[in-house]
The prediction has a mean pLDDT of 78. TPP riboswitch aptamer (THI element), 96 nucleotides, folded computationally. Rfam family: TPP riboswitch aptamer (THI element). Rfam's curators write: Vitamin B(1) in its active form thiamin pyrophosphate (TPP) is an essential coenzyme that is synthesised by coupling of pyrimidine and thiazole moieties in bacteria. Of the family's consensus pairs, 95% are formed in the model.
RNA sequence: UCGACGACAAAGGGGUGCUGCCUUGCGGUGGCUGAGAUUAUACCCUUAGAACCUGAUACGGUCAGCACCGGCGCAGGGAUUGUUUCCUUCCACCGA
Numbered sequence: 001u002c003g004a005c006g007a008c009a010a011a012g013g014g015g016u017g018c019u020g021c022c023u024u025g026c027g028g029u030g031g032c033u034g035a036g037a038u039u040a041u042a043c044c045c046u047u048a049g050a051a052c053c054u055g056a057u058a059c060g061g062u063c064a065g066c067a068c069c070g071g072c073g074c075a076g077g078g079a080u081u082g083u084u085u086c087c088u089u090c091c092a093c094c095g096a
Stems, first nucleotide, its partner, number of pairs: 001096003006084005011046004016040001017032006052077003059070003
């Protein structure tokens, strides 16, 4: 400077890895990072979209190991509507 913001409801999208020990196997039980590691209707995200997917069995770094960190990335994809209070002067909150 611009946009209001807030509350409520329903709907939709998404991920669930690495590793120690035990086990013939199914699986069980710990550790690491994280909002969340298929304890979940839980967590996150819904175009102001890095939630998440592809690139990628990739690249550099770290680590016990890893989609752990970083770039890659003004790369390509990717899922929303409604109701209501209220501003529309200013202020506060929130976002760009």